[in-house]
Molecule: small-subunit ribosomal RNA
Organism: metagenome
RNA sequence: AGAGUUUGAUCCUGGCUCAGGAUGAACGCUAGCGGGAGGCUUAAUACAUGCAAGUCGAGGGGUAACAGGGUCUUCGGACCGCUGACGACCGGCGCACGGGUGAGUAACGCGUACGCAAUCUACCUCCAAGAGUGGAAUAGCCCUGGGAAACUGGGAUUAAUACCGCAUAGUAUUAUGUAGCUGCAUAGCUAUAUAAUUAAAGCUUCGGUGCUUGGAGAUGAGCGUGCGUCCUAUUAGCUAGUUGGUGAGGUAACGGCUCACCAAGGCGACGAUAGGUAGGGGGCGUGAGAGCGUGAUCCCCCACACGGGUACUGAGACACGGACCCGACUCCUACGGGAGGCAGCAGUAAGGAAUAUUGGACAAUGGGCGCAAGCCUGAUCCAGCCAUCCCGCGUGCAGGAUGACGGCCCUCUGGGUUGUAAACUGCUUUUAUAAGGGAAGAAACCCCUAGAUUUAUCUGGGGCUGACGGUACCUUGUGAAUAAGCACCGGCUAACUCCGUGCCAGCAGCCGCGGUAAUACGGAGGGUGCAAGCGUUAUCCGGAAUCACUGGGUUUAAAGGGUGCGUAGGUGGCACAGUAAGUCAGAAGUGAAAGGCCGUCGCUCAACGAUGGAAUUGCUUAUGAUACUGUUGUCUUGAAUCGAGUUGAGGUAAGCAGGAUGUGGCAUGUAGCGGUGAAAUGCAUAGAUAUGCCAUAGAAUACCAAUUGCGAAGGCAGCUUACUGGACUUGUAUUGACACUGAGGCACGAAAGCGUGGGGAGCGAACAGGAUUAGAUACCCUGGUAGUCCACGCCCUAAACGAUGUUUACUCGAUGUUGGUUGAAUUAUCAGCGUCCAAGCGAAAGCGUUAAGUAAACCACCUGGGGAGUACGUUCGCAAGAAUGAAACUCAAAGGAAUUGACGGGGGUCCGCACAAGCGGUGGAGCAUGUGGUUUAAUUCGAUAUACGCGAGGAACCUUACCUAGGCUAGAAUGUGAGCGCCACACUGGGAAACCAGUGGUUCCUUCGGGACGCGAAACAAGGUGCUGCAUGGUUGUCGUCAGCUCGUGCCGUGAGGUGUUGGGUUAAGUCCCGCAACGAGCGCAACCCCUAUUUCCAGUUGCCAGCAUGCAAAGAUGGGGACUCUGGAAAGACUGCCGGCGUAAGCCGAGAGGAAGGUGGGGAUGACGUCAAAUCAUCAUGGCCUUUAUGCCUAGGGCUACACACGUGCUACAAUGGUAGGUACAGAGGGUAGCGAAGCCGCGAGGUGGAGCCAAUCUCAGAAAGCCUAUCCCAGUUCGGAUUGAAGUCUGGAACUCGACUUCAUGAAGGUGGAAUCGCUAGUAAUCGCGCAUCAGCCACGGCGCGGUGAAUACGUUCCCGGACCUUGUACACACCGCCCGUCAAGCCAUGGAAGCCGGGAGUGCCUGAAGACGGUGACCUUGAUAGGAGCUGUCUAGGGUAAAACUGGUAACUA
Repeated sequence: AGAGUUUGAUCCUGGCUCAGGAUGAACGCUAGCGGGAGGCUUAAUACAUGCAAGUCGAGGGGUAACAGGGUCUUCGGACCGCUGACGACCGGCGCACGGGUGAGUAACGCGUACGCAAUCUACCUCCAAGAGUGGAAUAGCCCUGGGAAACUGGGAUUAAUACCGCAUAGUAUUAUGUAGCUGCAUAGCUAUAUAAUUAAAGCUUCGGUGCUUGGAGAUGAGCGUGCGUCCUAUUAGCUAGUUGGUGAGGUAACGGCUCACCAAGGCGACGAUAGGUAGGGGGCGUGAGAGCGUGAUCCCCCACACGGGUACUGAGACACGGACCCGACUCCUACGGGAGGCAGCAGUAAGGAAUAUUGGACAAUGGGCGCAAGCCUGAUCCAGCCAUCCCGCGUGCAGGAUGACGGCCCUCUGGGUUGUAAACUGCUUUUAUAAGGGAAGAAACCCCUAGAUUUAUCUGGGGCUGACGGUACCUUGUGAAUAAGCACCGGCUAACUCCGUGCCAGCAGCCGCGGUAAUACGGAGGGUGCAAGCGUUAUCCGGAAUCACUGGGUUUAAAGGGUGCGUAGGUGGCACAGUAAGUCAGAAGUGAAAGGCCGUCGCUCAACGAUGGAAUUGCUUAUGAUACUGUUGUCUUGAAUCGAGUUGAGGUAAGCAGGAUGUGGCAUGUAGCGGUGAAAUGCAUAGAUAUGCCAUAGAAUACCAAUUGCGAAGGCAGCUUACUGGACUUGUAUUGACACUGAGGCACGAAAGCGUGGGGAGCGAACAGGAUUAGAUACCCUGGUAGUCCACGCCCUAAACGAUGUUUACUCGAUGUUGGUUGAAUUAUCAGCGUCCAAGCGAAAGCGUUAAGUAAACCACCUGGGGAGUACGUUCGCAAGAAUGAAACUCAAAGGAAUUGACGGGGGUCCGCACAAGCGGUGGAGCAUGUGGUUUAAUUCGAUAUACGCGAGGAACCUUACCUAGGCUAGAAUGUGAGCGCCACACUGGGAAACCAGUGGUUCCUUCGGGACGCGAAACAAGGUGCUGCAUGGUUGUCGUCAGCUCGUGCCGUGAGGUGUUGGGUUAAGUCCCGCAACGAGCGCAACCCCUAUUUCCAGUUGCCAGCAUGCAAAGAUGGGGACUCUGGAAAGACUGCCGGCGUAAGCCGAGAGGAAGGUGGGGAUGACGUCAAAUCAUCAUGGCCUUUAUGCCUAGGGCUACACACGUGCUACAAUGGUAGGUACAGAGGGUAGCGAAGCCGCGAGGUGGAGCCAAUCUCAGAAAGCCUAUCCCAGUUCGGAUUGAAGUCUGGAACUCGACUUCAUGAAGGUGGAAUCGCUAGUAAUCGCGCAUCAGCCACGGCGCGGUGAAUACGUUCCCGGACCUUGUACACACCGCCCGUCAAGCCAUGGAAGCCGGGAGUGCCUGAAGACGGUGACCUUGAUAGGAGCUGUCUAGGGUAAAACUGGUAACUA
């Protein structure tokens, strides 16, 4: 110090989450020791039991218990207060401290600083004075009652440092004065005069001690004041003793503290009142700090003591372990009455996630009493329990490699890791354990003793006193001996592999993992972190500059009020002088201690403790300074006023005008008008529309007109007049800071809407009808009410926008325009309205003197998205509604700007048999074939827009993967292979076969070593067309033979990215040219390759034959030839090269020339980066998984050929451009030895027989067909068409039943050119005709791949359909439009609002009642010397209780939103 998370990627805004520290903690797993701390945060709930406040006999009367002594004794005991002591009682002091708790309290309660001229203070210290003389009682004790008890009545008698008189007394108190001094006021202080009033206690060892009065001090307390001290305004008004005065009462004391009278005040937006919450502070946690959170332990203050009230005593209380009363609860009871208060220490129950012993001691410190000894002290000091926290120590150290065993992993004869780790060797002994020694804390008081002149007091020496504790600590012995876990290992965040699981089980702080190869689940091995602890949960701070004082924002991310005027408030021009409130300086006082920081010291270190310092940023006081702010007095430049001029749709009112429209009347006139994409509703023969004239109504103001003008905004447009607001320019005028902003407040505020009354032409929500549509409560059309218009009154909201608050100052320029001034001017200047840019700013887009720049002042507003501008409450409104304005719950995002793609029923440009123009088809029929579906034991599998005559270039068996049945199990195949040559094979039996059983059966070569072949035990590798093409390689399809896809360097941008590749032309083309912050390059395009079209050269067999010769019926048949065709090698040729036109160029045009061929000549091969998790695990290969007497292998039979149906691809047809019959002509390219197979003969034919020739330019398949010639048919289901079926055959094959092809005869179905729709093709193409080949025993081939023959039509053109390319634009899409996404609804669940009601809670008010107590009145009774007091009775106030009505607040609730 940051990190993760919004996106395909980027920058920003913004929330959520994490890493750190902390805790009075709790929970899980684990646990060796010691030191120091801490330990009911919840029920201020209820408490059994014990203890926590007593002491003094040196105040008193005395003697219940104990001890001693004495006397008596019947030896049981009795008596004597005589002594030590002392229960109970009187009296004194203490009990108001110490200890606990935090309920209440938002307050002078607390903190801090002052004040009391308005006060008190026992014990303590000092000073002054004093203590004389009397009296009456009362507890106890004794006697006697009541009562269960608690307790209590009566009588008699008695003491005191208890109580009461009398005397004395002033520096006391009260009253009245006088003088002086002082103060902020009342007034205070000092001195003094007069009058009145009030004191005392004894004890004693005779030293003292205690007592009374007054003064002073110290300590403690009381009261007052300034400042500070939580949340809510959805709490805005509160207050009658209230605010003040006079008088009185009361108090220690001031005071409405209380009362009587008088006045009407007092508090509040600087937050009163009300509600909620809460003890406050020193401090503690965190943080760089400022802050934020908190108030355990320790210290200070406050409050409380079962809930509430009240006083008494006392120096002090309205009193935790005192009293009285009311209430709730518990306990005792003889039922009549009584008792109690752990928020003291332990402890119990309950609550709760959760918090300890019914311990020891007064040894120390401190407190009370006492002269003291001493007693008391759950204060305190110690111990016990608890890893609750902090600190420290240990669980060993060194050596030790064949890197052992085992585990785990892997590419597995081996290696890696665990790991110097272990074993083993040597060493040490902290700790634990055993034994021994053994503290400090203790010094006093007191006793003894010495000294200071001393009985007081002080000092020295000696003695006594330890709960903790035989503890800390020290020494010795043995022996590695007694001692390691927890969490994590996908990123954040250090740490990785295997197995299991298979969106299951589970994990998760956020993002997110898991759907068969999970470093994220569970286990293991290994590793990482911390360590007697480690994790989790909860809470706080931090990170979060995410409430921003330090230190944020508001054009578009959340956020500028709709606009102005203006109150309070905040802020304020130039210069001088005065003042000193703010401000600043040093000083004084205070800021408790502890804590924190720094230094030093003490426990072996540390934690912990001691000591010193600094700090304590604050408040108060006095002094000084005067720059700035304030304040007082001056100035003119800000602001306003005045004079002159100008300007405009600024506002209000009245009047007037023309055009258009509607309506009415009259006239002309006739069949339609109107409306739409097309129509219809509607109007019209009762005369519309159209046209002309006249009349009338309401609303709005064409042209001018603009990027213009005016206004605060909303807004404002015909013309004229009246009234009126503003702005600008100019001027040596006036005032003199009068200014800016502006919470509340007031005013204005489009449209719609509301109220009352008018008006109503056009338009036109609602509504009606007609269309459109699947529907059409819409868009379109025909009508049409409110409204729109006017007057008056409301409403008060808008994307009221420049999404940009107002004001002032400063900061380069260019250009257009409006209104002034100046002016010859294209010039200058002032005020506006626009555009483009510099610096700068900004996340970017952009803004840029009209700022979103640089600064200042003031106001408003924001703090993740949704819920929600909703609910409740309140205010306003006639209503509609407006303003103010939450929470529960829920998500990890929501959002801004820009980038690259993709998409658009967006735009521009261009291309393609894409459309159009043509030709021929498909879709209808029959058949063939493939697919779907269905069926089946099985109809094996894959392919589904890019599948469907596809994988398959050929399923009768085989193929074959499927089904049924029968068999085999190291297996059907291959390799190594000991050994064997009995093997193989043949025969017999069984069987469908495979196979099983039996019988027979001695291979070949040899260099004699062996080898070939076959069988073959054991072993190692099996096998799988089983799964996963979404684990893969390879191969392939598609976009697409489309023209694209990228890189290096440079430049631009914060960045993703851009530029280049865009632009202007051109091309089939990112083809080329020009331009350009780009310059180059690569993969594609093109070319290079093959075939074909022309020519030349070379060569000439099996091909050819012009000329020469031979020869045949004919034939290159023969000699020969090298001309031609052809064959197959090598060359040439085509490049927009030439010409003309256009053009800068690239290039285009020209029936140009030339040429066999002309602009890529035609065809092929060739497929960029990539897309579709496209296809294929069934060609092959391959990871993982599955299977192993089976999912492997063998065999027979069946199936892949099924058949209500649907689709694709084809063939044959429907006929006369044809069929049939006869005759006749011309190819190319291929194949052939398990082959092609000639001639001849047989058969109607398929074919048979035959075997010549041929391993092929030689022989053969092999007859090409359409064509041509002749004849016939005559438009019909035919001499078309051939399906289907019957019969007879041929061929292949082991075998044609399921299930082959072909032949002959017979049969002769549908079909008469095919709906919607749809396919191919631009020239040797379509169409049409036949031939060949692969596979193959044969063939379901009408398929596929090739070959040649004949041989067209059409293209105006690019509007439209489909697909594609480039540029641009919008986007909330990026799985990318087959996207994203909105609303309703069923069922279930969650949270909230309303709600008839029901049940509570706290606070207040009125009335009634009212205990104890206080203050009054009375007081016949009691006491007394008493005029004094008391009981009793009674009045007022009061806690509490009751009652009434209303308000506030919470819970619940049928139903409902």